[in-house]
Context: one part of a larger RNA
RNA sequence: GCCGACGACUCAUAGGCAGUGGCUUGGUUAAGGGAACCCACCGGAGCCGUAGCGAAAGCGAGUCUUCAUAAGGCAAUUGUCAUUGCUUAUGGACCCGAACCUGGGUGAUCUAUCCAUAACCAGGAUAAAGCUUGGGUGAAACUAAGUAGAGGUCCGAACCGACUAAUGUUGAAGAAUCAGUGGAUGAGUUGUGGUUAGGGGUGAAAUGACACUCGAACCCAGAGCUAGUUGGUUCUCCCCGAAAUGCAUUGAGGCAGAACAGUUGAUUGGACAUCUAGGGGUAAAGCACUAUUUUGGUGCGGACCGCGAGAGCGGUACCAAAUCAAGGCAAACUCUAAAUACUAGGAAUGGCCUUAAAAAAGAGGGGUCAAAGUCGGCUAGUGAGAUGAUGGGGGAUAAGCUUCAUCAUCGAGAGGGAAACAGCUCGGAUCACCAGCUAAGGACCCUAAAUGGCCGCUCAGUGAUAAAGGAGGUAGGGGUACGAAGACAGCCAUGAGGUUUUCCUAGAAGAAGCCACCCUUGAAAGAGUGCGUAAUAGCUCACUGAUCGAGCGCUCUUACGCCGAAGAUGAACGGGGCUAAGUGAUUUGCCGAAGCUGUGGGGUGUAAAAAUACAUUGGUAGGGGAGCAUUCCACCUUAGAGAGAAGCCUCCGCGCGAGCGGUGGUGGACAAAGCGGAAGCGAAAAUGUCGGC
Numbered sequence: 001g002c003c004g005a006c007g008a009c010u011c012a013u014a015g016g017c018a019g020u021g022g023c024u025u026g027g028u029u030a031a032g033g034g035a036a037c038c039c040a041c042c043g044g045a046g047c048c049g050u051a052g053c054g055a056a057a058g059c060g061a062g063u064c065u066u067c068a069u070a071a072g073g074c075a076a077u078u079g080u081c082a083u084u085g086c087u088u089a090u091g092g093a094c095c096c097g098a099a100c101c102u103g104g105g106u107g108a109u110c111u112a113u114c115c116a117u118a119a120c121c122a123g124g125a126u127a128a129a130g131c132u133u134g135g136g137u138g139a140a141a142c143u144a145a146g147u148a149g150a151g152g153u154c155c156g157a158a159c160c161g162a163c164u165a166a167u168g169u170u171g172a173a174g175a176a177u178c179a180g181u182g183g184a185u186g187a188g189u190u191g192u193g194g195u196u197a198g199g200g201g202u203g204a205a206a207u208g209a210c211a212c213u214c215g216a217a218c219c220c221a222g223a224g225c226u227a228g229u230u231g232g233u234u235c236u237c238c239c240c241g242a243a244a245u246g247c248a249u250u251g252a253g254g255c256a257g258a259a260c261a262g263u264u265g266a267u268u269g270g271a272c273a274u275c276u277a278g279g280g281g282u283a284a285a286g287c288a289c290u291a292u293u294u295u296g297g298u299g300c301g302g303a304c305c306g307c308g309a310g311a312g313c314g315g316u317a318c319c320a321a322a323u324c325a326a327g328g329c330a331a332a333c334u335c336u337a338a339a340u341a342c343u344a345g346g347a348a349u350g351g352c353c354u355u356a357a358a359a360a361a362g363a364g365g366g367g368u369c370a371a372a373g374u375c376g377g378c379u380a381g382u383g384a385g386a387u388g389a390u391g392g393g394g395g396a397u398a399a400g401c402u403u404c405a406u407c408a409u410c411g412a413g414a415g416g417g418a419a420a421c422a423g424c425u426c427g428g429a430u431c432a433c434c435a436g437c438u439a440a441g442g443a444c445c446c447u448a449a450a451u452g453g454c455c456g457c458u459c460a461g462u463g464a465u466a467a468a469g470g471a472g473g474u475a476g477g478g479g480u481a482c483g484a485a486g487a488c489a490g491c492c493a494u495g496a497g498g499u500u501u502u503c504c505u506a507g508a509a510g511a512a513g514c515c516a517c518c519c520u521u522g523a524a525a526g527a528g529u530g531c532g533u534a535a536u537a538g539c540u541c542a543c544u545g546a547u548c549g550a551g552c553g554c555u556c557u558u559a560c561g562c563c564g565a566a567g568a569u570g571a572a573c574g575g576g577g578c579u580a581a582g583u584g585a586u587u588u589g590c591c592g593a594a595g596c597u598g599u600g601g602g603g604u605g606u607a608a609a610a611a612u613a614c615a616u617u618g619g620u621a622g623g624g625g626a627g628c629a630u631u632c633c634a635c636c637u638u639a640g641a642g643a644g645a646a647g648c649c650u651c652c653g654c655g656c657g658a659g660c661g662g663u664g665g666u667g668g669a670c671a672a673a674g675c676g677g678a679a680g681c682g683a684a685a686a687u688g689u690c691g692g693c
Base pairs, nucleotide, nucleotide: 001693002692003691004690005689006688011091012090013089014088015087016086017085018084019083020082021081022080023079026048027047028046032042033041052059053058062074063073064072065071094232095231097229101222102221103220104219105218106217112196114194115193116192117191118190119189120188121186123155124154125153126151130147131146132145133144134143135142159183160182161181163180164179166177167176198214200210202208207216235627236626237625238624239623240622245258249254260381261379262378263377264376265375266374267373268372275345276344277343278342284336285334286333290330292328293327294326295325296324297323298322301319302318303316304315305314306313307312351368352367353366354365355364385410386409387408388407389406390405391404392403393402394401415426416425417424430601431600432599433598435597436596437595441591442590444576445575446574450588452587453586455584456583457582463578469563470562473560474559475558476557477556478555479554480553482551490547492545493544496520497519498518503513526541530539531538602617603616604615605614606613628682630679631678632677633676635674640670647666648665649664651662652661653660654659
C1' cells in the first nucleotide's frame, strides 16, 4: 500500500415544545401493600389545574401605585396523565488523542559516591635526600669519587581511556571496526560483598547518572483526568436555504443575546414600478463670511535720509495695516446648489386562461397564479470572508496592501466567452432528444460560422506592453503673410562713398572691447549676419536688379503611425500566418450556452380525490419531509424447504433511488413475506484497531 472484519450522537433522571392516545361527572398517583413471578387490584400523601394583584399586611374580578375611580402596570382565566420525536440540563455524554498532577509500591546485578575485603601494573631511562671514603677547616661550610633509589618524574606493553580521520549508517554491532592517539606507582585499575531511593539519593558539576527511560525513574491506581484544540463521524430521494455583520466579553481561530435560515401558527394585506409633495447642505460651483494666496494702484503706521534749538517739515526702486482692481484655494469655508437616496400621500397593477365563433382580437365580465410586512412557538448554522465597480480614510491618489460605505459575483454556481484563468463578461443546470432561435463573443486554417458589401485611415507586422521629450512620416480641417505690378527656391550680378566714425589700444580698418548708430549717391547696400587677418586683405549675409513662371511661407488643430524602447534556452497576436485575416464609420444575413422554444417523462406548491391550469424544481453550513436495508422479538398463514433453505457466482426484469424480484450454476439445512415492536442498525477515509497478502 491493497483486501477483509471491527469502528463514533447512546442510556438514565428531570425541564421545554410538537405529534398521538386515555379521561375531561377535572386529570393523576408516589412510597408501600398485593401475588410462586409479572400483572390486575389496593394505596389520594402529594403534583398540575380551578383567581388574580401587591414587597407585605391585605383585598379580590379585580388589585397595585396614589390625596384621587386622574392616569398607568399586571390580571379579567385554565385541562391533566401517559407515550413517541426534537431539544436543554446533570452525568465520560458523538468517537479517538495529550503533556501533566496525586497516592501506594518496585528498583544501585547498569551507573554515581562511599564502606569492607582482596587482586594487578613487562622492560628501559632519569638520579632528590641520606650515607661512605678522599680532599679541605681549629671545627664547619664547601668540594670530588662512590653508594643509594625519591618522584600525582620520563619512554613504553598489559590494563584503563577516547583526541582525529575513514569504514559502517535497512550496521557484524540500538555506539562498533581499522589506522594513528592520552595515562600507565597513582586523585591508578579491577574482582567479590555491602550502603544511599524519586518532594529523593549520588555527583572532581555535564542538569550528568540512578537497568537502551531522567529539568525529576519505573509499575499500578485516581482515570474514560481535562483538551474553547486537530482528525474522523457509515443508506436513499424530495422541499427550503444562510453567515463571515453590529454589540459585549481576561474577548480576539471561543461563547451570549441581536441580524440572516428552516419549520409551524396568528395577523395585516398591493411588493416592485409610475405620479405628486417634502426636508436636507453631499457633488458641482463660488469667494458674500472664516482661513489661506499672487500681481498692480492709493498708502495709515514704521524704517532710513535731509533740514531744524525744538515743535515740526520734506524726501525714499524699503516693510506694510486698510482699501480698490484683476485672479487662485478649502474634510473641519458657504451668497448658491443638484442627481441619487430617504419620508409621506392619493389614484391604481401585471402574467395566464376563459367569455371567443373559420383566422386574428382591444372594452367589459368571470376564474386563477405570483410577490410583501408584523407578532409568536420550536430548531439551527454563521460571527477568518475574497475579488470587481463606485464614493472616501490610511499609504507614496504604491501593493494580489489596509480600513469603511453602496452594489455585483464567488463563497454555496455548473454551462458559453476572455488561449489556459473562484471573484471579469453572457447566463442561473428537474430529466431525456443525432430538433429550432438567440446572448456575450465571433466567422482565412487549426475551429462551428461571408477570404461579405460600402466609405476612409495605417506601411509601423503598428496591429502584444510604457512616459517626459523629439522629428519636412502620411491623410484631413482652420487662421494668416507674400504672390502675374512676378512670390518661394535656384542661378547671374550689385553689396558703394564720407570712413581706418569717435574712444580704447602696440595694432582695433564692419567684425577684442566701450559709446554712438548719422549723412550722401542711389535699384539697393547695417558705422554691419557669420568665417577670416598681427592689423589690413579675402569670402559671405542682410538689402537690390536680372533670369524663371505659379503657387509659397508661418501657425493652430484632428486621426493613424515613427524614435525614445536594455535580460538572461526561441517564447506573452493562443499558433499558423495576415497588408488585411489591422483599424474607424456603416450595413446585411450566419455561427454560438445546460439561456429561450419544441416534443416526451418525473417531483413540488396553489391543492383539497381525479382531470387540468399556472408557477416552480443549482446549492455548502443548516432546517424540514418521505422512504430503503440489517439483527433480534411478538402474532398469523406457518407460505416454503434433500423433488434442495440460507449464503456465493452469472444473466434478465422492476423501482427516481436506497433497493426488490426472477432464470441458471454452486451449496447442503434452514427460512422468506405481511401488520407491528426493539436496536450493539448501514464505512472510503480517523498518520484508525486487528488479521491476511